[in-house]
RNA sequence: AAUGAACGCUGGCGGCGCGCCUAACACAUGCAAGUCGAGCGAGAAAGUUCCUUCGGGAGCGAGUAAAGCGGCAAACGAGUGCGUAACACGUGAGAAUUUACCCUUCAGUGAGGAAUACCUUCGAGAAAUUGAAGUUAAUACUGCAUACGUCCCUUCGGGGAGAAAGAUGGCCUCUUUGCUAUCGCUGAGGGAUAAGCUUGCGGACUAUCAGCUAGUUGGUGAGGUAAUGGCUCACCAAGGCGAUGACGGUUAGCCGGCCUGAGAGGGUGAACGGCCACGCUGGAACUUAGACACGGUCCAGACUCCUACGGGAGGCAGCAGUGAGGAAUAUUGCGCAAUGGGCGAAAGCCUGACGCAGCGACGCCGCGUGGAGGAUGAAGGUCUUCGGAUUGUAAACUUCUGUUAAGUGAGACGAAAGACUCAUCUCUAAUACAGAUGAGGGAUGACGGUACCACUAGAGAAAGCACCGGCUAAUCUCGUGCCAGCAGCCGCGGUAAUACGAGAGGUGCAAGCGUUAUUCGGAUUUAUUGGGCGUAAAGGGUGUGCAGACGGUUUAUUAAGUCACCUGUUAAAUUCUCCAGCCUAACUGGAGCUCUGCGGGUGAAACUAAUAUGACUAGAGGAUGGAAGAGAGAAGUGGAAUUCUCGGAGUAGCGGUAAAAUGCGUAGAUCUCGAGAGGAACACCGAUGGCGAAGGCAGCUUCUUGGUCCAUAUCUGACGUUCAAACACGAAAGCGUGGGGAGCAAACAGGAUUAGAUACCCUGGUAGUCCACGCUGUAAACGAUGAUCACUAGACGUUAGUCUCGCUUUGCGAGAUUAGUGUCGUAGCUAACGCGUUAAGUGAUCCGCCUGGGGAUUACGGUCGCAAGACUAAAACUCAAAGGAAUUGACGGGGGCCCGCACAAGCGGUGGAACAUGUGGUUUAAUUCGACAAUACGCGAGGAACCUUACCUAGGUUUGACAUGCUUUAGACAGUCGUAGAAAUACGAUCUUUUGGGCUUCGGUCCAGACUAUUGCACAGGUGCUGCAUGGCUGUCGUCAGCCUCGUGUCGUGAGAUGUUGGGUUAAGUCCUUUAACGAGCGCAACCCCUAUCGUCAGUUGCUAUUGCGUGAGCAAGCACUCUGGCGAGACUGCCUGGGAAACCAGGAGGAAGGUGGGGACGACGUCAAGUCAUCAUGGUCCUUAUACCUAGGGCUACACACGUGUUACAAUGGUCGGUACAAAGGGUCGCAAUUCCGCGAGGAGGAGCCAAUCCCUAAAGCCGAUCUAAGUUCGGAUUGGAGUCUGCAACCCGACUCCAUGAAGUUGAAAUCGCUAGUAAUCGCAUAUCAGCAACGAUGCGGUGAAUACGUUCUCGGGCCUUGUACACACCGCCCGUCACACCAUGAGAGCUGUUUGUACCCAAAAACGCUUUAGCCAACCUGAAAAGGAGGCGAGCGUCUAAGGUAUGGGGAGUGAUUGGGGUG
Repeated sequence: AAUGAACGCUGGCGGCGCGCCUAACACAUGCAAGUCGAGCGAGAAAGUUCCUUCGGGAGCGAGUAAAGCGGCAAACGAGUGCGUAACACGUGAGAAUUUACCCUUCAGUGAGGAAUACCUUCGAGAAAUUGAAGUUAAUACUGCAUACGUCCCUUCGGGGAGAAAGAUGGCCUCUUUGCUAUCGCUGAGGGAUAAGCUUGCGGACUAUCAGCUAGUUGGUGAGGUAAUGGCUCACCAAGGCGAUGACGGUUAGCCGGCCUGAGAGGGUGAACGGCCACGCUGGAACUUAGACACGGUCCAGACUCCUACGGGAGGCAGCAGUGAGGAAUAUUGCGCAAUGGGCGAAAGCCUGACGCAGCGACGCCGCGUGGAGGAUGAAGGUCUUCGGAUUGUAAACUUCUGUUAAGUGAGACGAAAGACUCAUCUCUAAUACAGAUGAGGGAUGACGGUACCACUAGAGAAAGCACCGGCUAAUCUCGUGCCAGCAGCCGCGGUAAUACGAGAGGUGCAAGCGUUAUUCGGAUUUAUUGGGCGUAAAGGGUGUGCAGACGGUUUAUUAAGUCACCUGUUAAAUUCUCCAGCCUAACUGGAGCUCUGCGGGUGAAACUAAUAUGACUAGAGGAUGGAAGAGAGAAGUGGAAUUCUCGGAGUAGCGGUAAAAUGCGUAGAUCUCGAGAGGAACACCGAUGGCGAAGGCAGCUUCUUGGUCCAUAUCUGACGUUCAAACACGAAAGCGUGGGGAGCAAACAGGAUUAGAUACCCUGGUAGUCCACGCUGUAAACGAUGAUCACUAGACGUUAGUCUCGCUUUGCGAGAUUAGUGUCGUAGCUAACGCGUUAAGUGAUCCGCCUGGGGAUUACGGUCGCAAGACUAAAACUCAAAGGAAUUGACGGGGGCCCGCACAAGCGGUGGAACAUGUGGUUUAAUUCGACAAUACGCGAGGAACCUUACCUAGGUUUGACAUGCUUUAGACAGUCGUAGAAAUACGAUCUUUUGGGCUUCGGUCCAGACUAUUGCACAGGUGCUGCAUGGCUGUCGUCAGCCUCGUGUCGUGAGAUGUUGGGUUAAGUCCUUUAACGAGCGCAACCCCUAUCGUCAGUUGCUAUUGCGUGAGCAAGCACUCUGGCGAGACUGCCUGGGAAACCAGGAGGAAGGUGGGGACGACGUCAAGUCAUCAUGGUCCUUAUACCUAGGGCUACACACGUGUUACAAUGGUCGGUACAAAGGGUCGCAAUUCCGCGAGGAGGAGCCAAUCCCUAAAGCCGAUCUAAGUUCGGAUUGGAGUCUGCAACCCGACUCCAUGAAGUUGAAAUCGCUAGUAAUCGCAUAUCAGCAACGAUGCGGUGAAUACGUUCUCGGGCCUUGUACACACCGCCCGUCACACCAUGAGAGCUGUUUGUACCCAAAAACGCUUUAGCCAACCUGAAAAGGAGGCGAGCGUCUAAGGUAUGGGGAGUGAUUGGGGUG
C1' cells in the first nucleotide's frame, strides 16, 4: 500500500459497486423451459341467455381451458471449481472434418398405403403406473416414381444407388381440380457461425521418486469415426521415453487480469470477460445438426422419503430459503417496462437470464453535524512554585445561514420501435401478399409518487475511535507496588511508573477508528538488474577425465543467433492519455496509445555460430642438448644403539622419583670384558633446503620407472582451459588372513599422589606399531585461501640452471635472465586483522559451496562396508540472538619493571588466666536505636543511679511541654498555705493588684496594648518509616601517583588512540631526553603551623653572671644568660670531587641542621546504591484522645555461652620498706586550695594565696641503702566478709574511694595473628575534656628513661606502570560444561492395531453396445396370394465379446494410534 474479510467500540445522509473464501455437506416449500391451432384429430366446465312436456334442450362461454399426436427448442442461458500437471489452458501454426436455425446459388416438391396416441368400454394396482378390445388424423410412419448436382463402380463409352409435406392468404371455379404469393419440405454447391482434431513454444514443487514402457514404438491390412490416428483388431519388426529429469508422489482449474513494486520481479486467479471440467457417487448408451445430456433414460451404490410391505419416488454446485459447518457472507421480494434468449407468420406466451427493490459502513466516492461576533478570560473540572496556568472564543450571550433529515406541493428521463394506417417503388396477371423508402400513429413503466424541483418551520435531530517511553505526531496528576496488568520490537511494573488503571490535557484519523489474518514492499535477506566463500555461513582431501560450458590469428561462404523495415495476430473489458455524461467524485460513455509476445516477408553481415578433413604460429605438445632432487617400486647390503642368550671377572645392592614404593638382585643383579641371536629405526650432514597432485618422502648400492627445470627455435598446427557423473590415489587409528615381534605401548595389573584419582608420576605389560595380500575412505586431509590465463612499484635472502664480464682461475666475485621457495613493502583491496607479481589487487573462463543460532557432522529412507561406520540428508519444536574483527577496562596459580613494617631481620604483644569494656547470642514487661570483612565490635557515648532516655509498666492530658495568627470569656502575672495522691495533677483558701487614652454622676465604664488563664479554629508535635528519594558530613582504596581530565592538532570508517608510550631518574605523571604532538587543568611539591640554630627588639609575674644591703629568708640595682613572644636570618644539590647527553646520583667540606631536616594540617577523577532521616536539614509517606505530651517506678548494668579491644599479672632487669633528684603540657572563682590541726586512710576542720609566667593542683621510673631467695611465694591481686569516707533529693536494683580480713586463676600461653625503622619500639608517670559523683584499666595530649634490626625482594598481602591472553563487562565472589532429580512440549524406534489410497492376478458379472444364433413366442405397412397362408424383415429370446459395482489373494504408498524405549528442547 492492499483485501470477497472477520472481531471490538461507535454510527447522520446519499450515489456506485460487492456479499458462503468453510461442508462438490444434507435439503422442506415455491418458482427457474417452453412454445406452435398458420402441422393434426378430438374437445370440456363454471357462468349466463332463451325455450321447456320441468325430465331437459339450444345458444353464448369456445373450437377456449386441460390433455394427446407432431415440429422446433430443451447441448443456450444460470451455477460450481470436485477432478485435472493434461494439447486442460495461453499463444502461434496447421489439415484429414462436421455444422440445425441464417444468407446465397442450382434443381425439385408426383402418386399411394398401413397404423397409432388422444377418446370410448372393460380390467390390474395402495400408489407410481399399466393390460385388453374398439375407433381416428397429420408437416407422424412407410413403399413406389423421378434424379440437375451428390455418392459408388468403371473397360471412361457408361452402369448402379439414393428424396420430398404440406399449411395459410388471394384469384378462378357449382364442387373437385387449377393458378399465384408467402411460409415450409427434398437433393446439391458456396458462405457465415459453431464445433471436433494435430502440432511448436510457455507457465507448480519433489531425485530421501532413476530407470519407465507389450498396444508399449513403428509397419502392412482390416474395422471404426463427421474426420487423422494403436482409436480397435490380426500379422510382422523390436522398438519408444529418460539427467535439457522419463516414471512416480504431492499440490492446483487455466488465462485476460487483480494487488504490490522505481523497475526487474513477487503474490494471486473473488466480482466482470474467454476457455475447460463437473452436476449425489461409479458406469453406459439412446435421441439429436449438436449430449454420452444440471431441472432426459438405463444399471449399480450410498442416503432420504412414501407404502396397504407386494412395490415405488428423489437429486438446489439454478433463484429465494432451511439445517449443519464456521470468525464469517443477504429476501422463501417486484416485474417482464427495458436489454437478451426460446417458440410462433404474427398478436403473443415463457424467461429467479435480466431490470429493479430489500438487508449489511463490506468497499470506493460525495455531503453534513453549523457560520460570524463574543473576555468578568464566567462557573465547573484538572494542575499548581498557591502567584497562577489550562480546558478556552470553547460555552453562555448577540446575530446570520438553511445543506441533510422532517412536513406540504408539484413531478420525470429511461418508451419508440415492432404491430397498424397512408403514399411511392420492386415482385406479380393482380389494386392480394411480401420487401424497401417516407409520412402518420393509438397503446405500453417493475423501479415509483422514486430522482429532481419549489415552499414551510427551525441551530433545532446528527461524533466517534485509537494513541501520547523510543521507533512515532502528542504529557501531567492520582491509584497500584514484579501485584494487578501492558507489550509490534526494544522493554515497563519490586512506594515518587510521561510505558499498568483512572482523570485532565494533547496528537492522529474521522462516519468511522482500532485489532486480527493474509500478500507485496522496505529485504541488495536467493543478488538477471543486484550478494558472497583466509578469520563472520561457505573451496570438494587430491588428481585423471567423458558429457557440458568457454575458447588464439586469418580468408571466403551461409544467414541459425543478432539488427533494421514492412505485415498478420495479440477478443472485449481493465491500466494510461484526452474529451464527454450523471451538480462534483466514485461510476459510466467515446477516441487514442499500449498489449514489450508469436507467425510471415524483405534486407544487413560487424560479432557469435556453421562450412571449407582452407591457411597461420604467439597457446599447447614433440625433438635435440644439458641440470637438480628424502619422487615411486623391487632386490641387496652397512654400522651405532636397545634387549636377550652364553662365557669370564666381580659383590651388595640396582632401579626409580619432587620424595617414595611396587619391581630386579646372594639361585650372584646393576657395573665391566668377550662371543652370539633377533627385530626395528637410520645420529652427524640437516637447512627459513629439496621432491611430489595431495596424503607424504631421509643409512648405502644396484635395477625398473614417473614428473619438473634450463637452452636451442628444428617439427605438429588450436591439438586448449575447466569439469557434474565416473575412475584412481588417499595420514593415523581400525578390520580380515598369514607371518614377525628388539624397543615403544592403548587395554590391564601393581606402587605412589589425593578428600577421592577409573588421571598426570613410577614399575611392568597385551593388542598394535613391522612385512605380504585385501578392506576401510576419514582428519584442524590447513595456506582454514579450487583450477587456468593475462596485467599491475620495488628491496633483501635462498635453491636449480643458462648467458656476459672481472680477478689473485681445481675457484671466487659482479651483472643479466628463467623456474621454484621465503621476509618486508607501494598502489589497490579488506568490517578490521591483514593480503600485497606465490594477491585476499585488476580482468576472463569453468567447477564446488553458503543463506540466523540450536535441534543436526542428527532421524527416516537409499547407496557402500565383514564390522566399526562412511556418503547423501530433513522436520516438528525452540531462542532473539549466535558469530567475526578490533576498542576500553577488569582479571590471570601470564611476563617484565617498581614501591610499602608487605615479607625477611629484630623488639614487644594478642590468642591461655582474672578483671574492665564493646558485640553476638540467650533471657526479659523492657533489656531503646544505629554500626557487621578489610572500612562494625573501649564505635555514635568526651562520662545511663533520677535526669539523660528514645525502651517497658502504671497513672494522667488532648490547641497540647513548644511557635504564630484569629476568636470567646475572665483576670495582672507571680507568690504563700492546706487536702487527696507515688508524682504529674486536681480542688480549696489567702494575699496583692497593671500601662496609655476617651467619657465620668468619680462608683465606674469604653477603646487600645503588654502579660496570664480559658473557649473554639487554623495548626503544633513525632529519636515513626524510607541513607535504595536526598543535602551536608564521614570512612576506605590512599598521601597511592595518578585522573572514566581538557583544548587544538594528528591517526583510525568507528569505538577510540596519541598526548599520559620509549630510554634514564625520582618519594612523586619529580625532572631530563626522545617523540605527531603542542599546551593546559585537578593531584605531587611548595606556600601554612609546631619543632631544631642564631640574630634583633622587649624585660614582668621570668632570670640572677656581677655589685650593694640583710644573720637569714630575701630586697635593691641589672637584663649578660635561661626563658617568654614578636620580627628576621638560615638549607638552595648553593660549593668541591667523580659518573652521566641531561635530569640526576655517589662521596666530601662547611654547618645547629644536608639532600622533601623531623612532625602536623592538607586527601585528585572516582569506587563501595559504604555509613548516617537518632547531630542537623529535607522530598515522600504514616499517626493525630495518639506512633504526640506529663509523671512515678523499672530497664539500657540481665548471663549456660562465643568473639573483639584493653588492664593487671605470672615475678629477682623483680616485690616490699626507708632516704633522695629531675619535667613538660594543661586546669582553676558554683573553682584550685597551701601552711596548720584531727583521722592508719579515704577524708574532715579551717582557710593564707590566686580570675594566674606571681598562688594552687604537682611526678614516676631513676639513684642510694636494707630485706625477700625461687616458693603459687613478702609474686599476683580477683572474689568475699566487716567497718567507713565523699558526691548527690536519692548510691537497693546501680557509684567511686579508704581501712581490716580473705587471697581465686595465673609459673610466659596451641593453631593462628598484631604493632613498630629513632628520640621510634619498649617502659615510666603527669595533665585535660566530659563531669554533682563515677564505673577512666577508655580517649586526647605531655614530658622522663631509651634500644635492637633491615642480607635482600624468591615467597605472603596491598598498590603503581608497560605488555600479553580472554568465551569476563552487576567485570574471576565473573563466566560456564555434562550427568542426576522434577515438570511440560514436540519428535524417532516399537509387538502391533485401525481407516485410506494404489498396483497385480483371479472369481462373479448388472445395464448398454456390438457380433453370432434362433424363425418353437409375437408382429399393420413391402412381395406372392381372391382368401387362408407364406416369404422378406422386425421385436423378443439364447450364446459370446467388453465391463461398472462387488469378492478373493498378494504387494506398494500415505495417515492415525500403541505398552515400552531413545535422544532433543524449555523451566

RNAcentral holds the sequence, with entries from ENA, Greengenes and SILVA. The RNA shown here (small-subunit ribosomal RNA) has 1467 nucleotides and comes from an uncultured bacterium. Its Rfam family is "Bacterial small subunit ribosomal RNA". The prediction has a mean pLDDT of 83.